The prediction has a mean pLDDT of 79. This is a predicted structure of a 123-nucleotide RNA (FMN riboswitch aptamer (RFN element)). It was read from a public genome assembly, where an Rfam model found it.

[in-house]
RNA sequence: AGUUGUCUUCGGGGCGGAGUGAAAUUCUCCACCGGUGGUUAAAGUCCACGAACAAGCAUAUCGCUUGCCGAGUCUGUGAAAUUCAGACACCGACGGUUAUAGUCCGGACGAUAGAAGAAACAG
Numbered sequence: 001a002g003u004u005g006u007c008u009u010c011g012g013g014g015c016g017g018a019g020u021g022a023a024a025u026u027c028u029c030c031a032c033c034g035g036u037g038g039u040u041a042a043a044g045u046c047c048a049c050g051a052a053c054a055a056g057c058a059u060a061u062c063g064c065u066u067g068c069c070g071a072g073u074c075u076g077u078g079a080a081a082u083u084c085a086g087a088c089a090c091c092g093a094c095g096g097u098u099a100u101a102g103u104c105c106g107g108a109c110g111a112u113a114g115a116a117g118a119a120a121c122a123g
Base pairs, nucleotide, nucleotide: 006118007117008116009115010114016030017029018028019027031103032102033092034091035049036048037047038046044090045089053067054066055065056064057063072088073087074086075085076084094106095105096104
């Protein structure tokens, strides 16, 4: 320094103002938010992954497989940027709700991509 298994910790943010209304943090106008790894240089929009959702399978339990899986351009700088700067855009699971939800409540004091650390073993 690397590998394998084990253990510990961490591991998702955001409705403020105005309007209409019997009722809206759900509609309208303005506002606000951005998981993980990668990428010659920093990414919600590139590449990949996870959560979520659907179907199937399996089980004492943990699960496994498949499907689904949103959205960006232009200009500038530079050796290098769909990542930076400027401008103008766009996107956001399921269930619930006196009214349609990225932001409220719920599954979830959950799970996961992964990150950091610890001790041990072998070469």